[in-house]
Context: one part of a larger RNA
RNA sequence: UGACGGGGACCCGCACAAGCAGCGGAGCAUGUGGUUUAAUUCGAAGCAACGCGAAGAACCUUACCAGGGCUUGACAUCCCCCCGACCGCUCUUUAAACGGAGUUUCCCUUCGGGGCGGGGGAGACAGGUGGUGCAUGGUUGUCGUCAGCUCGUGUCGUGAGAUGUUGGGUUAAGUCCCGCAACGAGCGCAACCCUUGUCAUUAGUUGCCAUCAUUCAGUUGGGCACUCUAGUGAGACUGCCGGGGAUAACUCGGAGGAAGGUGGGGAUGACGUCAAAUCAUCAUGCCCCUUAUGUCCUGGGCUACACACGUGCUACAAUGGCCGGCACAACGAGCAGCGAAGCAGUGAUGCGGAGCGAAUCUCCAAAGCCGGUCCCAGUUCGGAUCGCGGGCUGCAACUCGCCCGCGUGAAGUCGGAGUUGCUAGUAAUCGCGGAUCAGAACGCCGCGGUGAAUGCGUUCCCGGGUC
Numbered sequence: 001u002g003a004c005g006g007g008g009a010c011c012c013g014c015a016c017a018a019g020c021a022g023c024g025g026a027g028c029a030u031g032u033g034g035u036u037u038a039a040u041u042c043g044a045a046g047c048a049a050c051g052c053g054a055a056g057a058a059c060c061u062u063a064c065c066a067g068g069g070c071u072u073g074a075c076a077u078c079c080c081c082c083c084g085a086c087c088g089c090u091c092u093u094u095a096a097a098c099g100g101a102g103u104u105u106c107c108c109u110u111c112g113g114g115g116c117g118g119g120g121g122a123g124a125c126a127g128g129u130g131g132u133g134c135a136u137g138g139u140u141g142u143c144g145u146c147a148g149c150u151c152g153u154g155u156c157g158u159g160a161g162a163u164g165u166u167g168g169g170u171u172a173a174g175u176c177c178c179g180c181a182a183c184g185a186g187c188g189c190a191a192c193c194c195u196u197g198u199c200a201u202u203a204g205u206u207g208c209c210a211u212c213a214u215u216c217a218g219u220u221g222g223g224c225a226c227u228c229u230a231g232u233g234a235g236a237c238u239g240c241c242g243g244g245g246a247u248a249a250c251u252c253g254g255a256g257g258a259a260g261g262u263g264g265g266g267a268u269g270a271c272g273u274c275a276a277a278u279c280a281u282c283a284u285g286c287c288c289c290u291u292a293u294g295u296c297c298u299g300g301g302c303u304a305c306a307c308a309c310g311u312g313c314u315a316c317a318a319u320g321g322c323c324g325g326c327a328c329a330a331c332g333a334g335c336a337g338c339g340a341a342g343c344a345g346u347g348a349u350g351c352g353g354a355g356c357g358a359a360u361c362u363c364c365a366a367a368g369c370c371g372g373u374c375c376c377a378g379u380u381c382g383g384a385u386c387g388c389g390g391g392c393u394g395c396a397a398c399u400c401g402c403c404c405g406c407g408u409g410a411a412g413u414c415g416g417a418g419u420u421g422c423u424a425g426u427a428a429u430c431g432c433g434g435a436u437c438a439g440a441a442c443g444c445c446g447c448g449g450u451g452a453a454u455g456c457g458u459u460c461c462c463g464g465g466u467c
Stems, first nucleotide, its partner, number of pairs: 008467006015458002019422005026314008034305002042053002064300007073125001077124002079121006088103005106115003127289002130287003136283002138278003141274001143272001148187006154163003167178003193266004198234007207224003212221002237260001240254005316415001320374007332363003337356002342351003381412001386407007428450007
């Protein structure tokens, strides 16, 4: 000077408290440990590993295992020789790769050759998801969107260092005011950026329809007022009034206003900490392998299962289940695509192919509302598991996909100690879209619909800041 204290003072945060919904019990999904295995590839490890890398393991992916092949190699550059094509197709061998046979078959030219491609050869080399994240770059997590971290000059101190940055107020804030041996400045805070909430204006097609006509229908004529779209601007600044305060900063109340004191949300992460994470995104030093630790292929594995933990989904029902009828979104996506109407099928789906490179067409709601039924039961709750039959994608669903129908109907009657999230359009609840993707979400990232309860307070638990 820091750090630490079951030292003190002050102050924050869903930290506690007050509430609501959960987790911990059940079944299933998923990740991990462990065990097993020929292999169950590797990494991640308290918070800050564990629906994490993986935004998608049947083959591929794939790094693992078994077996079968190759050795200048699957890929790059250079040299020499040969061929003219290469690709493709057929036969054969094979599990496939590797291999054998046949067939088809280039361009330019000064005719020397050259380009390009294939084959052969020698070596330089290639190659390595092999090791080291404790040799590194880059990137990332975390404390923490916490309010801090520093510098120049001056001053003080022998010096380390202090001062400034402390103090009195105040703020979300080292925010601002006042004071002061300090005076200034930088990185942070805030603002500038995006989005959402109000209005004006510009522009009306693919959007909209108040008035007129028309239609089954904004369908058509017409119109651009309204909605909306997307560009430009306005608007909020403690600006105004009152109280408090030190006449300050600021704070409390009020008016006006769509919005009020940072309006809501996002992006934005200071100096640094954890030898934090990553050599398997990538790059890279050093070390190691070189007929193999490289590479090709088939099959298997990553999907195993006595068990243990994390994260989720579905439930245990009547604020509910089932049946019928009737409504109302937003974000988005679409040509090897989205796929309407119509038809077939109980259904998954099939046939069909209109329209649409999309404000034009398509994907496209559910909770809800109305009516009916069930009558508290392991049930008309719950749907695991298993059997049979079918559909779809794909070369191929046995290991190991998703979906549909019929049958089967398990545990489960609200969950011990303990523990998580959330302060408002939030929690809870309901569905929808997208990325990845041939197919394969209960995950992830978004979107809208319905829409609460509680907050006395800061003694206590946890984390943080100042003295």

The part of an RNA shown here (small-subunit ribosomal RNA, 3' major domain) has 467 nucleotides and comes from an uncultured bacterium. Its mean pLDDT, the model's own confidence on a scale to 100, is 85. The full RNA is in RNAcentral, with records from ENA.